The RNA shown here (Bacterial RNase P class A) has 407 nucleotides and comes from a Pirellulales bacterium. Its Rfam family is "Bacterial RNase P class A". The family's RNA type in Rfam is ribozyme.
RNA sequence: GGAGUGAACUGGGCGAUCGCUGGUCCUGCCCGCAUGGGUGGGGCGGGAGGAAAGUCCGGGCACCACAGGACGCGGUGGUGGGUAACGCCCACCGGCUAAAAGGCCAGGGAUAGUGCCACAGAAAACAGACCGCCUCUGGCCACGGCGCCUAGCGCCCCGGCCAGUGGUAAGGGUGAAACGGUGCGGUAAGAGCGCACCAGCAGGCGGGGUGACCCGCCUGGCUCGGUAAACCCCACCGGGUGCAAGGCCAAAUAGGAGGGAAUGCCCGCUCGUCGUGGCUGCGGAUCGGUCCGGUCCGUUCGACCUCCGGGUAGGCUGCUGGAGGCGUCGGGCAACCGGCGUCCUAGAUGAAUGAUCGCCGGCCGCGCUUGCGGUCACAGAACCCGGCUUAUAGGUUCACUCCAGAC
Numbered sequence: 001g002g003a004g005u006g007a008a009c010u011g012g013g014c015g016a017u018c019g020c021u022g023g024u025c026c027u028g029c030c031c032g033c034a035u036g037g038g039u040g041g042g043g044c045g046g047g048a049g050g051a052a053a054g055u056c057c058g059g060g061c062a063c064c065a066c067a068g069g070a071c072g073c074g075g076u077g078g079u080g081g082g083u084a085a086c087g088c089c090c091a092c093c094g095g096c097u098a099a100a101a102g103g104c105c106a107g108g109g110a111u112a113g114u115g116c117c118a119c120a121g122a123a124a125a126c127a128g129a130c131c132g133c134c135u136c137u138g139g140c141c142a143c144g145g146c147g148c149c150u151a152g153c154g155c156c157c158c159g160g161c162c163a164g165u166g167g168u169a170a171g172g173g174u175g176a177a178a179c180g181g182u183g184c185g186g187u188a189a190g191a192g193c194g195c196a197c198c199a200g201c202a203g204g205c206g207g208g209g210u211g212a213c214c215c216g217c218c219u220g221g222c223u224c225g226g227u228a229a230a231c232c233c234c235a236c237c238g239g240g241u242g243c244a245a246g247g248c249c250a251a252a253u254a255g256g257a258g259g260g261a262a263u264g265c266c267c268g269c270u271c272g273u274c275g276u277g278g279c280u281g282c283g284g285a286u287c288g289g290u291c292c293g294g295u296c297c298g299u300u301c302g303a304c305c306u307c308c309g310g311g312u313a314g315g316c317u318g319c320u321g322g323a324g325g326c327g328u329c330g331g332g333c334a335a336c337c338g339g340c341g342u343c344c345u346a347g348a349u350g351a352a353u354g355a356u357c358g359c360c361g362g363c364c365g366c367g368c369u370u371g372c373g374g375u376c377a378c379a380g381a382a383c384c385c386g387g388c389u390u391a392u393a394g395g396u397u398c399a400c401u402c403c404a405g406a407c
Stems, first nucleotide, its partner, number of pairs: 001403010012360007020047002023044009049378001053389002056387005061242004068292004073238005078092005093107001094105004108233002113231002115227003130172002132168003136164006144156005180198006199223001201220008246317004255308005264279003267275002269272001281299006324343008361376006
């Protein structure tokens, strides 16, 4: 100097003029049945994000019932830590990938069971012979040898071709994948058939580590695929609904139709088929689905359910002081935790934070002493917080990897 990897910060600055909005204090006016509301002036000090986005996870908080038990349903999935918690973060292990720094992983189980592996191929899980190799039988042909009745015939040896029977899975072919790999021996030809080394698996022992796991040695049958982001099995986690939650005040409130739950016992009394009663049975409600348990209500003066129909809906609160920010010290490889100090940084409710001008700044192109032109990203809170994912013009900084050159 170049190429690359990981991380952090920032993402326009200054000034002037006019304007918007909320908090708090002071003050004036208006409306009003009420909670209260509207509006003007002044002082002080504030006013969108790293993703506010997606609504994908986890919570805080609120309500239902004391959130109890079970099923179903859903989620996570190596080990150890962090955290309020998580499907998140950190470190490590294993696997894949890159030359490397690094990056990625839906990472438990295929010996519980079921399913699938197209096409090609002989065959896709205890599968299988297309080509090929070997033995045997039969037939044909050629060289050579021997014999004979010598233009030839018969027999033997060896080689080749065809057909059939049997053996084989080493060689070749197909495929994403073919029932270990290389070499030697052996065999009719072959095969872990045997052996050496290697990989894998099972058993045993030793060492390291909290653990996942790693390393080494011994023995052995020789070695029975893949797929679970297929169904499934195993381990762990999960009650539901959500600020349009919920709380307070104000306002209004008209019904109609249909359905609707076997009873039995006890007590009291005015002794009738009475009672504010009690128990049992039955019925209903209880904020996703089902069951059990619980609670409440009802059992014909009827809880509750279904359909039709009418009225009101204004205001306040929740609403911002937090699992908070910043600085510093200590612990930890780190995520993060603890101590001390310091600060308060939007709370709107049809919806505020803007507009104009000037100077500067970044980037790109041209020009080249001063200059000219273009351009400046993604994008807007609505109860709050911790994450993940997606979008993002540019700028700055730190650490690391490799290449080239110089000293």